Small-subunit ribosomal RNA, 5' domain from a Minisyncoccales bacterium, 501 nucleotides, folded computationally. The full RNA is in RNAcentral, with records from ENA. The prediction has a mean pLDDT of 89. Rfam family: Bacterial small subunit ribosomal RNA.
Context: one part of a larger RNA
């Protein structure tokens, strides 16, 4: 000079975009933040209609199913195959996409319910009854899987599966069947995405850290995994790694990026994208297509809270909000209108993801605080060498414009989708925007003037009081400290402090 997630002083008219807990990964009151599916079940409760046969709707709770391994938060760890990038394969992939085959017959159970106990509570036992795309069995299979043989074409023998539901038409007194529609199940191939594992290579300090290493290096069986591997395990053997810095301390998430700076480079890692890792601390493991799983489960500690003292519940580093500590960092806001996600055949429902608003001049950018005219130049200040000069065309004053401001009116796009076809839906927001009325009206202020470096004169003070980024300035005429008047430089801002180029 640039620059920032700033902070503190003085001052502040507006508007757009952005941005906003860097410290205590310190501790948490309330409230939301993961549901959904009646076209999977079966039971209740409500309500309307009813020919008393039934028919339709609407609800919580239960059993299934998908989803909860996204999303959304933080940067504690972590020097590492953690990231970057270049490869590589011994491996999986739920929903999607497409090809092929297939779906046959049975059975057992259990929540809800009912009743009975236990318990302050969380909650929990016992008896008894019921379904199902819940469970189990048996049956067919195949280019799956597996084990022999093999001339590598095959060829034997053994194993492995499945669930309905709805629409619409007929038939039937009914149950129910039969064609259809759309969805769903099973196995099996192939793609698509996704993730798992390895490998070269690349980026931080320290030698006042020189030796480190026993599953430690390799091997053989074995086990374990999707899947290679000392991943575990037995035996064996004695290896492996290191001044090209191992090992050990220290700091640290890495990256796209970003700042600067002609560049080389140096520094940096906020917001936004990838990736990783974490979830009060420390281990584990189920379930899953996928977690060793923030708002899932078990143990342990430590904290806090209830309690009938027997026992039990919790986990904001989602979104708000709050003690605390701090120089210092925002609202317990509205909406699912829109993007996107989850569930569902669809309306539809959930969504602090998101869209928006509110707050802070914390950045950037953009407006405006009037224009033109008006005295050799009022007053008032200050200077004076007492003639004078300077504030200054500034004020008054005339005339004009109305951006911005006040009031009144009209008022969006963002909306494609749903539908009972009649018609429903915008949270922002009566916002932006547009006209119409009024009136120069509503709106300048901080740093600085020896010299580096634009800008100077009084007057106080007298090495005091004070400045000061550096030289240095004040002790009796201080252009350096204080007030005034004048100028200089930015301007809704301007100055200090900190850090980086």
């Nucleotide at each position: 000079g640039g620059a920032u997630g700033a902070a503190c002083g003085c001052u502040a008219g507006c508007g757009g975009c952005g941005u906003g807990g860097a410290u205590a990964a310190g501790g948490c009151a309330u409230g939301c933040a993961a549901g959904u599916c009646g076209a999977g079940g079966g039971a209740c409760u409500c309500c309307g209609c009813u020919u008393c046969g039934g028919c339709g709707g609407a609800g919580g709770a239960c059993c299934g199913g998908c989803a909860a391994a996204c999303g959304g938060g933080u940067u504690a760890g972590u020097a590492a195959c953690a990231c970057g990038u270049a490869g590589a394969u011994a491996c999986a992939u739920a929903c999607c996409a497409u090809c092929g085959a297939g779906a046959u017959g049975g059975g057992c159970a259990u929540a809800a319910c009912u009743u009975c106990g236990a318990g302050a509570a969380a909650u929990c036992g016992g008896a008894g009854c019921u379904a199902a795309u819940a469970c189990c069995c048996a049956a067919u299979g195949g280019u799956c899987c597996u084990c022999g043989c093999u001339u590598c074409g095959g060829c034997g023998g053994g194993g492995u599966a499945a669930a309905g539901g709805u629409u619409g038409a007929g038939a039937g007194u009914a149950a129910u069947c039969u064609c259809u529609u759309c969805u769903g199940c099973u196995c099996g191939g192939u793609g698509a995405u996704u993730g798992g594992u390895c490998u070269g290579c690349g980026g931080c300090u320290u030698a006042u850290c020189a030796g480190c290493u026993u599953g430690u290096u390799g091997g053989u069986g074995g086990g374990g995994u999707a899947a290679c591997g000392g991943c575990c395990u037995a035996c064996c053997a004695a290896g492996g790694c290191a001044a090209u810095g191992a090992c050990g301390g220290g700091u640290a998430g890495g990256g796209g990026a970003c700042a600067u700076g002609a560049g080389a480079g140096u520094g940096u890692g906020u917001u936004c994208c990838c990736c990783a890792a974490c979830a009060u601390u420390g281990g584990c493991a189920c379930u899953g297509a996928g977690a060793c799983a923030c708002u899932g489960g078990c143990c342990a500690a430590a904290c806090a809270c209830c309690u009938a003292c027997g026992g039990g519940u919790g986990g904001c580093u989602g979104c708000a909000g709050u003690c605390g500590a701090g120089a210092a960092u925002a609202u317990u806001c509205g909406g699912c209108a829109a993007u996107g996600g989850g569930c569902g055949a669809a309306a539809g429902c959930c969504u602090g993801a998101c869209c928006g608003a509110g707050c802070g001049a914390c950045g950037c950018c953009g407006c405006g605080u009037g224009c033109u005219c008006g005295a050799a130049g009022a007053a008032g200040u200050c200077c004076u060498u007492c003639g004078g000069g300077a504030u200054g065309u500034a004020a008054a004053g005339a005339g004009c414009u109305u951006u911005u401001c006040u009031c009144u009116g009209u008022g969006a796009g963002g909306a494609a989708c749903c539908u009972u076809c009649g018609g429903g839906u915008g949270a922002c927001a009566g916002u932006a925007a547009c006209a119409g009325a009024g009136g120069a009206a509503u709106a300048a202020g901080g740093g600085g003037a020896u010299g580096c470096u634009a800008a100077u004169c009084a007057c106080g003070u007298g090495c005091c009081a004070g400045c000061a980024g550096c030289c240095g300035c004040g002790g009796u005429a201080a252009u350096a400290c204080g007030u005034g008047a004048u100028c200089c430089c930015c301007a809704a801002g301007c100055g200090u402090u900190a850090u980086c180029c």